[in-house]
Context: one part of a larger RNA
RNA sequence: GAAUGAACGUUGGCGGCGUGGAUUAGGCAUGCAAGUCGCACGAGAAACCAAUUAGCUUGCUAAGAGGUGGACAGUGACGAAAGGGAGAGUAACGCGUGGUUACAUGCCCUCGAGACCGGGAUAGUGUUGGGAAACUGGCAGUAAUACCGGAUAACAUCUUCGGAUCAAAUGGUGUGAUUCCGCUCGAGGAUUGGACCGCGUACUAUUAGCUUGUUGGUGAGGUAACGGCUCACCAAGGCUGCGAUGGUUACCGGGUGUGAGAGCAUGGCCCGGCUCACUGGGACUGAGACACUGCCCAGACAUCUACGGAUGGCUGCAGUCGAGAAUCUUCGGCAAUGGACGAAAGUCUGACCGAGCGACGCCGCGUGCGGGAUGAAGGCCCUCGGGUUGUAAACCGCUGUCAGUUAGGAGGAAAUCCAUAGGGGUUCUCCCUUAUGGUUGACCGAUUUUCAGAGGAAGGACGGGCUAAGUUCGUACCAGCAGCCGCGGUAAGACGAACCGUCCAAACGUUAUUC
Numbered sequence: 001g002a003a004u005g006a007a008c009g010u011u012g013g014c015g016g017c018g019u020g021g022a023u024u025a026g027g028c029a030u031g032c033a034a035g036u037c038g039c040a041c042g043a044g045a046a047a048c049c050a051a052u053u054a055g056c057u058u059g060c061u062a063a064g065a066g067g068u069g070g071a072c073a074g075u076g077a078c079g080a081a082a083g084g085g086a087g088a089g090u091a092a093c094g095c096g097u098g099g100u101u102a103c104a105u106g107c108c109c110u111c112g113a114g115a116c117c118g119g120g121a122u123a124g125u126g127u128u129g130g131g132a133a134a135c136u137g138g139c140a141g142u143a144a145u146a147c148c149g150g151a152u153a154a155c156a157u158c159u160u161c162g163g164a165u166c167a168a169a170u171g172g173u174g175u176g177a178u179u180c181c182g183c184u185c186g187a188g189g190a191u192u193g194g195a196c197c198g199c200g201u202a203c204u205a206u207u208a209g210c211u212u213g214u215u216g217g218u219g220a221g222g223u224a225a226c227g228g229c230u231c232a233c234c235a236a237g238g239c240u241g242c243g244a245u246g247g248u249u250a251c252c253g254g255g256u257g258u259g260a261g262a263g264c265a266u267g268g269c270c271c272g273g274c275u276c277a278c279u280g281g282g283a284c285u286g287a288g289a290c291a292c293u294g295c296c297c298a299g300a301c302a303u304c305u306a307c308g309g310a311u312g313g314c315u316g317c318a319g320u321c322g323a324g325a326a327u328c329u330u331c332g333g334c335a336a337u338g339g340a341c342g343a344a345a346g347u348c349u350g351a352c353c354g355a356g357c358g359a360c361g362c363c364g365c366g367u368g369c370g371g372g373a374u375g376a377a378g379g380c381c382c383u384c385g386g387g388u389u390g391u392a393a394a395c396c397g398c399u400g401u402c403a404g405u406u407a408g409g410a411g412g413a414a415a416u417c418c419a420u421a422g423g424g425g426u427u428c429u430c431c432c433u434u435a436u437g438g439u440u441g442a443c444c445g446a447u448u449u450u451c452a453g454a455g456g457a458a459g460g461a462c463g464g465g466c467u468a469a470g471u472u473c474g475u476a477c478c479a480g481c482a483g484c485c486g487c488g489g490u491a492a493g494a495c496g497a498a499c500c501g502u503c504c505a506a507a508c509g510u511u512a513u514u515c
Stems, first nucleotide, its partner, number of pairs: 001515004006511005013365006019358002026321003030318003035078003040075002047068003052063005085276003094201008103193002108189007116150004125140006156165003171181002202248003209239003214236008251273004255266004278299005301312004329355001331354003337351001338349004368398004378389004402456001404451001407448001411444002417438009459504005464485003470499005480487002
């Protein structure tokens, strides 16, 4: 000099874009953060309409077949493995880079083939129990794209090459399905992932030896898949001074800071990968997890309890306590982008888009402009003549940025969807397409405009040398200053104050850290 996720001190007008729990991976009240589908299924409350019936006060009361309606709950399907957070662990095929294949891949695309005949349950529900609650029994009974059996069976699988084995929902919508949405088997693609290998990847020898599933083989099991991955048997191997083993520290990369570069330092925000989800262990479901807001067990902590027993997991978004030098709102919206589900309308989305707070950073703008010498007053200095503050102020003329105030509002919106009119695809359900009209903005707001008036907007550090900028007074090795040299013991340009000056400026200094 440059830099920072900074902090502290003094000061503080506006805007844009960024950025903000670095410490206790410490504990958490409260709300929200993952649902969707009635075009898979049974059942169906409230509400509304109401033929009809009864009562009488003769036009309102009650009941009500049936219809519309569709809440809550349940079965089922897909999603919940994404998105979001954090960096505790990890010195490792974890990451980076280059290669390899013994593998899997829901949704998506292309192609081939198929969907025949049956069955028994169960939740919801009704009824009846237990329990403080959480919840949980008995009996009766019901549906499916839930579940099961048989058939069919190849270009699939196994094979001793003879053969053997394996599926489905003809379901939904609709008057109407070869055509729309789905179901089953197989082949290929795409995408994503699993596994293996070469090389690179911190300090320490005041750590020198380490290893028994250890190293290899045979056989078997297991896995989507290779393999001591696991097991039985056999052999005695394997690693190491080119640093094994142990210890300490640490997520890694793209990048970032600095530097002429080489290098050194670093890994916050953003992107890719890895790992974790109160601590430890385990599997289930599934295309995918050994699963942040799923399950089981153990532990610690916390909450409820009728003492028998139950419940919970913010390293999601806000917020709270604690510790700390220190880090924000318990905000708005799904309008846009993206995601889940759905045929669609749409629903959900603390992802995201926005707003709020903080000079935390970078950038931009403003705090006026021109004239104005009786060089006013006041301050400070003085050799008492004067000098300086200083065109600075007053005063005169002007302008209107920003902020304030009034009005208007481009654009962020194009899709989807609705209506109408056409065209095409063998097609009144589907798809593609054209035109016209309509529909959707949380928030921001460019630009323009009304009014008023210099009005609302400047400080901080420094002034002995390094280093730009000095005088007076006070103090007297005291009080104090200080980055280094060093100042202060009676005229201190170095302490404190005043005046003046210098440098930066909505900031200026200090501290910490890196180059």
Overview:
Small-subunit ribosomal RNA, 5' domain from a metagenome, 515 nucleotides, folded computationally. It matches the Rfam family "Bacterial small subunit ribosomal RNA". Rfam links the family to the GO terms structural constituent of ribosome and ribosome. RNAcentral holds the full RNA, with entries from SILVA.